[in-house]
Source information: A computed fold for a 352-nucleotide part of an RNA from a Deltaproteobacteria bacterium, annotated as large-subunit ribosomal RNA, domain IV. The sequence was found in a public genome assembly. Its Rfam family is "Bacterial large subunit ribosomal RNA".
Context: one part of a larger RNA
RNA sequence: CUCUGGUAAAGGAACUCUGCAAAUUAGCACCGUAACUUCGGGAUAAGGUGUGCCCCCGGAUGUGUACCUCUUCGCGAGGGAAGCAGCCGAGGGCCGCAGCUAAGCGGGGGUAGCGACUGUUUAUCAAAAACACAGGCUUCUGCUAAGUCGAAAGACGACGUAUAGGAGCUGACUCCUGCCCGGUGCCGGAAGGUUAAGGGGAUUGCUCAGUGCAAACGAAGGCAUGAACCGAAGCCCCGGUAAACGGCGGCCGUAACUAUAACGGUCCUAAGGUAGCGAAAUUCCUUGGCGGGUAAGUUCCGUCCUGCACGAAUGGAGUAACGACUUCCCCACUGUCUCUACCAGAGACUCA
Repeated sequence: CUCUGGUAAAGGAACUCUGCAAAUUAGCACCGUAACUUCGGGAUAAGGUGUGCCCCCGGAUGUGUACCUCUUCGCGAGGGAAGCAGCCGAGGGCCGCAGCUAAGCGGGGGUAGCGACUGUUUAUCAAAAACACAGGCUUCUGCUAAGUCGAAAGACGACGUAUAGGAGCUGACUCCUGCCCGGUGCCGGAAGGUUAAGGGGAUUGCUCAGUGCAAACGAAGGCAUGAACCGAAGCCCCGGUAAACGGCGGCCGUAACUAUAACGGUCCUAAGGUAGCGAAAUUCCUUGGCGGGUAAGUUCCGUCCUGCACGAAUGGAGUAACGACUUCCCCACUGUCUCUACCAGAGACUCA
């Protein structure tokens, strides 16, 4: 010096990213217990008092001898002094600094965020605000169900049957969930446009009997070519649908101080963000302004709204209870610190 323990004057978080670590608290009985609340809770809230040993007394309970009563007479039933047992209580006394004397055995309170909750997770750096969850909504599926695995047979779904099963989103509860269907998706429609294979065979070419002096023409057949026309879904088209994917404006002017603009004008759009919330796990400017807490506060809490770039099941706003979650404050407590010291053990180091 390192590690594991122990103790510490005065101060008591001044330490530090953070009270990390440590300390405090602790059992049992009694008294007492706030806001808030979904009336269950919060709650062991908080806060306080008692606690050992000896003697004596009382109480109820259990057990139960003697004894008493009943008796079907049984090793029966009921009651029950004494004694004994643990429990509860009263009084007196004894010792220590200290009586849950050791071990074991909650520190507490307030505030805000997130997630309702118990659960689940990165085996081996993350346990969380992530996942799940009851509850809500949409959608598919009529049974040989939809969906899934499998060339198939077959199986799961399910020996179930729409109060069932599959998929997706949201995530207890309370109050709510606004506007837009132009784009994309899905559902429905079928008049018209477009459209494949296929059907259809016009036309044209080659070949060839034949005709012709020749050039050439050229029936039937064969080979090739393949026009019009008939051809479904789809797409175009017409509607619906946002708890489907998603989206939810700009400029100018205006009130008898000023400021602001209930009001007006104009352009664009499918429609221009409603309720609620808001410098927020979201705010760049920003340590925003004001207030609270501190002697002093880039954090925290309340409020304002100028929302760079909140916003309603990619849910919005609240919310009791819960949390090895995160933020800030207070009490208690402490070697975290001012500022170190000493003790014990194990290493390191020296020698053997």